[in-house]
A computed fold for a 145-nucleotide RNA from a Solirubrobacterales bacterium, annotated as c-di-AMP riboswitch aptamer (ydaO/yuaA leader).
């Protein structure tokens, strides 16, 4: 010099998961205590749904389901591999929209109970990343002249 890995700032990125006031702390961070705002569940009429029965119940956060081929397995289910839905990415303001690349496609709670649902009631406001390559279009706003 270079190339790798760590650790720290910053800028930025997934998400609802931020801001603001008071106060205390071992001090740019944590905690209580309030409030604003985001976000999630429950809950009527009306619709919806509608036998029995059995268990392999059933239901909720969340993009994380679904379907084939193959191999393992008694089944349930794991494993690779391919589509399909769905999801997310600085020409750097915020939204839609096409095309391209890349990426993601979990995890976790409830406890036999939950459609929709006004009043009403309840719960969260965490964690994790540092990669960032594009090319049109169309509102809408800031700021400058």
């Nucleotide at each position: 010099g270079a190339u790798g890995c760590c650790g720290c700032c910053a800028c930025g990125c997934c998400g609802a998961a931020u801001c603001c006031g008071a106060g205390g702390c071992a001090a740019c961070g944590c905690c209580u205590c309030g409030g604003a705002c985001c976000g999630g569940g429950g809950g009527a009429c009306c619709c919806a749904g509608u036998u029995c029965g059995u268990u392999c119940g059933g239901g909720g956060c969340g993009a994380a389901u679904c379907u084939c081929a193959c191999g393992g397995g008694a089944c349930a289910c794991c494993g690779u591999g391919a589509g399909a839905a769905g999801c997310g990415c600085a020409g750097g303001c915020u939204c839609u929209u096409u095309c391209a690349g890349c990426g993601c496609u979990a995890g976790c709670c409830c406890g036999u109970c939950a459609g929709c649902u006004a009043a009403c009631c309840c719960c969260g406001g965490a964690g994790g990343c540092c990669g960032a390559c594009g090319a049109a279009a169309g509102a809408g706003g800031a700021a400058c002249g």

Overview
Its mean pLDDT, the model's own confidence on a scale to 100, is 76. Its Rfam family is "c-di-AMP riboswitch aptamer (ydaO/yuaA leader)". About the family: This family represents a conserved RNA structure found upstream of the ydaO and yuaA genes in Bacillus subtilis and related genes in other bacteria. It was read from a public genome assembly, where an Rfam model found it. The organism belongs to Solirubrobacterales, within Bacteria.